Background: This is a predicted structure of a 1485-nucleotide RNA (small-subunit ribosomal RNA) from an uncultured bacterium. It matches the Rfam family "Bacterial small subunit ribosomal RNA". The coordinates come from a structure-prediction model, not an experiment, and the mean pLDDT is 85.

RNA sequence: AUUAGAGUUUGAUCCUGGCUCAGGACGAACGCUGGCGGCGUGCUUAACACAUGCAAGUCGAACGGAAAGGCCCUUCGGGGUACUCGAGUGGCGAACGGGUGAGUAACACGUGGGCAACCUGCCCUCAGCUCUGGGAUAACUCCGGGAAACCGGGGCUAAUACCGGAUACCAACUCCGCACCGCAUGGCGAGGAGUUGAAAGUUUUUCGGCUGAGGAUGGGCCCGCGGCCUAUCAGCUUGUUGGUGGGGUAACGGCCUACCAAGGCGACGACGGGUAGCCGGCCUGAGAGGGCGACCGGCCACACUGGGACUGAGACACGGCCCAGACUCCUACGGGAGGCAGCAGUGGGGAAUAUUGCGCAAUGGGCGAAAGCCUGACGCAGCGACGCCGCGUGAGGGAUGACGGCCUUCGGGUUGUAAACCUCUUUCAGCUCUGACGAAGCGAGAGUGACGGUAGGAGCAGAAGAAGCACCGGCCAACUACGUGCCAGCAGCCGCGGUAAUACGUAGGGUGCAAGCGUUGUCCGGAAUUAUUGGGCGUAAAGAGCUCGUAGGCGGUCUGUCGCGUCGAAUGUGAAAACCCGGGGCUCAACCCCGGGCCUGCAUUCGAUACGGGCAGACUAGAGUUCGGUAGGGGAGACUGGAAUUCCUGGUGUAGCGGUGAAAUGCGCAGAUAUCAGGAGGAACACCGGUGGCGAAGGCGGGUCUCUGGGCCGAUACUGACGCUGAGGAGCGAAAGCGUGGGGAGCGAACAGGAUUAGAUACCCUGGUAGUCCACGCCGUAAACGUUGGGCGCUAGGUGUGGGGGUCCUUCCACGACCUCCGUGCCGCAGCUAACGCAUUAAGCGCCCCGCCUGGGGAGUACGGCCGCAAGGCUAAAACUCAAAGGAAUUGACGGGGGCCCGCACAAGCGGCGGAGCAUGUGGUUUAAUUCGAAGCAACGCGCAGAACCUUACCAACGUUUGACAUGGUAGGACGGUUUCCAGAGAUGGAUUCCUUCCCUUCGGGGACCUACACACAGGUGCUGCAUGGCUGUCGUCAGCUCGUGUCGUGAGAUGUUGGGUUAAGUCCCGCAACGAGCGCAACCCUCGUCCUUAGUUGCCAUCAUUCAGUUGGGCACUCUAAGGAAACCGCCGGUGAUAAGCCGGAGGAAGGUGGGGAUGACGUCAAGUCCUCAUGGCCCUUACGCGUUGGGCUACACACGUGCUACAAUGGCAAGUACAGUGGGCAGCGAACCGGCGACGGUGAGCUAAUCUCCAAAACUUGUCUCAGUUCGGAUUGUUCUCUGCAACUCGAGAGCAUGAAGGCGGAAUCGCUAGUAAUCGCGGAUCAGCAUGCCGCGGUGAAUACGUUCCCAGGCCUUGUACACACCGCCCGUCACACCAUGGGAUUUGGAUUCACCCGAAGGCGCUGCGCUAACUCGCAAGAGAGGCAGGCGACCACGGUGGGUUUAGAGACUGGGGUGAAGUCGUAACAAGGUAACCAAU
Repeated sequence: AUUAGAGUUUGAUCCUGGCUCAGGACGAACGCUGGCGGCGUGCUUAACACAUGCAAGUCGAACGGAAAGGCCCUUCGGGGUACUCGAGUGGCGAACGGGUGAGUAACACGUGGGCAACCUGCCCUCAGCUCUGGGAUAACUCCGGGAAACCGGGGCUAAUACCGGAUACCAACUCCGCACCGCAUGGCGAGGAGUUGAAAGUUUUUCGGCUGAGGAUGGGCCCGCGGCCUAUCAGCUUGUUGGUGGGGUAACGGCCUACCAAGGCGACGACGGGUAGCCGGCCUGAGAGGGCGACCGGCCACACUGGGACUGAGACACGGCCCAGACUCCUACGGGAGGCAGCAGUGGGGAAUAUUGCGCAAUGGGCGAAAGCCUGACGCAGCGACGCCGCGUGAGGGAUGACGGCCUUCGGGUUGUAAACCUCUUUCAGCUCUGACGAAGCGAGAGUGACGGUAGGAGCAGAAGAAGCACCGGCCAACUACGUGCCAGCAGCCGCGGUAAUACGUAGGGUGCAAGCGUUGUCCGGAAUUAUUGGGCGUAAAGAGCUCGUAGGCGGUCUGUCGCGUCGAAUGUGAAAACCCGGGGCUCAACCCCGGGCCUGCAUUCGAUACGGGCAGACUAGAGUUCGGUAGGGGAGACUGGAAUUCCUGGUGUAGCGGUGAAAUGCGCAGAUAUCAGGAGGAACACCGGUGGCGAAGGCGGGUCUCUGGGCCGAUACUGACGCUGAGGAGCGAAAGCGUGGGGAGCGAACAGGAUUAGAUACCCUGGUAGUCCACGCCGUAAACGUUGGGCGCUAGGUGUGGGGGUCCUUCCACGACCUCCGUGCCGCAGCUAACGCAUUAAGCGCCCCGCCUGGGGAGUACGGCCGCAAGGCUAAAACUCAAAGGAAUUGACGGGGGCCCGCACAAGCGGCGGAGCAUGUGGUUUAAUUCGAAGCAACGCGCAGAACCUUACCAACGUUUGACAUGGUAGGACGGUUUCCAGAGAUGGAUUCCUUCCCUUCGGGGACCUACACACAGGUGCUGCAUGGCUGUCGUCAGCUCGUGUCGUGAGAUGUUGGGUUAAGUCCCGCAACGAGCGCAACCCUCGUCCUUAGUUGCCAUCAUUCAGUUGGGCACUCUAAGGAAACCGCCGGUGAUAAGCCGGAGGAAGGUGGGGAUGACGUCAAGUCCUCAUGGCCCUUACGCGUUGGGCUACACACGUGCUACAAUGGCAAGUACAGUGGGCAGCGAACCGGCGACGGUGAGCUAAUCUCCAAAACUUGUCUCAGUUCGGAUUGUUCUCUGCAACUCGAGAGCAUGAAGGCGGAAUCGCUAGUAAUCGCGGAUCAGCAUGCCGCGGUGAAUACGUUCCCAGGCCUUGUACACACCGCCCGUCACACCAUGGGAUUUGGAUUCACCCGAAGGCGCUGCGCUAACUCGCAAGAGAGGCAGGCGACCACGGUGGGUUUAGAGACUGGGGUGAAGUCGUAACAAGGUAACCAAU
């Protein structure tokens, strides 16, 4: 100094695990925007092609000279001079500087060493020398060729060009012996003899030249170590490895060559393939690491492509040469020229990268004595927000919180001190003036600055010229409105959008950065997500099926020694820059400068020796050997046994057997099955048998024998670490399968038949072939599982069981108890674990070794390789695609899982529905409209407790527009009612008549009401019940649903609420890490049942009197009424039960175990129902989707369904007679009695505002009749005549009379209600209502049957179990097929690239040989000439390009084809998840 997390799998949880985000960085690019400056930086792509200019010259103090300019002279032709200087000879430079990264996986680079195996121009130091000759040649001139480039020939000439000779401190070489040194070859020093080798001048100094030695600098070669991917590249290599001789080089060396030997490299990864310049460093990171190698610096490589050498100190040479090739240009077609990966610049490529600028003033370089010349190195400027850094776009005051915008609950809020306005300032930009350092240089001096009139300084004017971008659902800081309506769009992940979107688009507002902001791409981080630091493998991905064993890794005790590892110190090195710290310079910073640190490394020397290691010695605790016991389905071979099945033969015997859920196929009168006897053959071994034994695993089971492996126990003698693990490798390895040959009883893939089924290529049945068995040989895989590699050590116990040994007890044996070793189970502590669980047989604590994992799918697949007879096995990807896939546990839900328990749930009964006719509701259809809603139970006699008009919401037509209704303004007026007439369907409109003249008042006016006008608004049964409130249905009157505290669990959660009993009940009791509590249950409430008290009118009448009559008197005893009270609590007894809760029985009682009934509906579920009861957000309509009116419709009718009514008859119908209720209702009402009518009803009308009057019974009962028929059953339908209500009964009311007299003879599959005053049956009342009831809500009358029981159906409760479900089984989900798209494998063939082998060709070039042609210098010679040497030429080997053929490899295309992935609703089935309806899964066929 230093380590941060978040989102996303689930209903929720913990874990595993991937994906994604926040950070930093960039040679960047793109979008929007853009004021200034400084410092940096700028073709990452096509090492693609390049127009034009420039980038390497210089020296006259080396030389001959004079083309141009200057000067002088001139006869104007020219000459001179050398101030200078083109071209040339000569010297030095051009091998530096500059560019690029193609190639290269290599001694290329880095680092450290070595050269006793080397070179080094210019520079420095030292020593010595610089003597004497010679012959040429360019320029020039003449001639010639060519389009050009350029070339050829003749002639002249100089040198610091070239050559000969002399000299030689010295050097090199050969030989001789000597001293010293070194790891070896060897090095070094001195001496002697011999041989060979130099030079250049110019000039005023100076500067040069030569020889030798040394230094410095730069290079060459060699070595150790280090740094990419791939084993789907495992073997590579013939100059290869070494030697000898020779050659070559500055130098060692197979560097090259001849011969000899047969080596060399490789799992510590050779060879091959892919990729790549390396480093200092840069980015990131806490670090370790990871990524990168732009700019700057070091090294290397390259210079159009390939090859080659020449010159030189240095090159195999970017701006040199030769050759070949491709390309471009010129051409007179004969032939030539060229190489920007130098600086600018152009085209092209690309998302993308600048000026054909200024200057040599500075720094540096070349040449020169110097001046100087050259220098696209360099210094500057230009362009680009490309990056970093700095500055500015103003500062202070200013509330009526202005206008405008946006929102709004309409009050206001916000933009916002923001603006306006006032007072200031002037950085930067602008204008004017001034104006550098860089120059301590160069030059004798004069003078000399590209940048640059720049930076800086002074002054002037004015807030003046200067703000954007992204984001605002979560992660992640920042919210509203409108538009849109799964559209348009957004999106980094999760995900938003289907009419109220903080997620799209816009606006207002806000947040964050700011001359920038976002996006994209890449890298590191987060990611402990490759884990050395720092992960894992029972179930999440992951232990190889098992064993043996090679290499390797690791290894017991003691001693000595070495000092390899290790540790310490020192020295050298680790370039500079960078980085960090300190300091300094530009106003600061970026940037720059100075000093220190760092550079974690390498090498050497010295030291230490505990630990690891080497060597040596010793030991016995590890390991092994020996001896004695011992258990065992350990293995192999041979032999053998009985039971059973089947078959054959014979006997007995007769009609079936067999098989299933039920059947059928099959077998059987040709005698089966059954039964008895005999025989044959194959396979497997009942009982014993056991979470018992053995084995490494697979696996092993009748018995005997032979052979054989291992274990355990006990004993001690021996060996002396001999051990553990184990990459490769080898062996073993179930079943199925394969080959050959046997065998074949039973079983039994395939196959056949029968069933089942919608189908049934299945499950079931009858048969049945391979196979199963044996021998030999293959295969080599399994859910080969303890899903747990092997070894060693350590860490509480308890209890079984198998094998062995010992001690005690016992006289001995046996039993028993205890101890101990080994094996095998269960339980359990600590500890571990995500949890489940493991727990001395570890999944605990440690050590060693091996194997394996890194999201799901694609896929254990493709390709390649190896193995196999085949089937196939082993090894093993990618494209593409998803945001998950998973593990464990939790709560639910579900199960054709289990247990317990309830309910008219079934069963037992009674009566229905489903068939008929009708009523009513619904669907459907129809219609101008048939208004709308309700939809399994839980819509369908439901909303509707009552559609002729109204209702009414629908349709048609006619009207109306501040409105039928509310509030407010102005003006006028009371308003209103009555009569009549006209038009009209009416609403309405017009006219007319009469009546009336509101309330308060302070007399100003106010209030209510009406009309007219205008505007705010009204109005809407229009939409959304999926925006809502309220109300309701339903599970369900089911017994449940929760909370607080505590406890347990990482957590979701659990506990309580589970358990044992019990109950109608989570009712109660007991137990219990729970203790309490709440909402439910029950009770409290109403009603019925008994009694009592009180009170008796309108009620009642036993007694008394009275009457037609409780009518009246009287009485209230009884009934009844309506107020209060009592009574029932398992209280009492017995039994039972844990002595409890309770249950059973009994007594008493009107009632007995909640006495009957009602009201009462927990937490919640169904986006259940209702916007058409009401209320209400939002949306929509506004001369209409509002309002009014008339008429129509809601009443339709081929059909279908629900709910009812009436029936089908004799337990009945009809007729006659005769009784007995209760609840309720009644004044626009109920209506007695009487009269009329066959009747509905009418007339009249008593009484009653009701315990008073009234509505007011039927079945039953008695008697008669009908006599089993479509009837004296049944009543539909129709005709006709009426009644009643009402403005009005046509569409479309109810009722009556007469006539008519349909279907229907008890109802298929299926289905409903009901457990007692219930079902069934009978009537009565009420609400609604003018009228209309088979419906609904109530009432009473008569009044049953049955319940063994809980197996089954349905619904529900509790516990438990499984789960891949959680929208919760109406769940989830698999595969084929069809369609679309995507990537990919195979594929005849085809197009390229790379590489390799063989052969052919063989340019330039150096080398070798030759050299008859040519030849100034040297030698000989008088000369001619000869010789030496050289050159051309020729030949040879080598070799680039090229060619032919073959191979390997890689990329692309490819008819067709294979599977894979993805896609909203396609088709077929239902495989899996529950016992998933045949348990599932693994392998094989």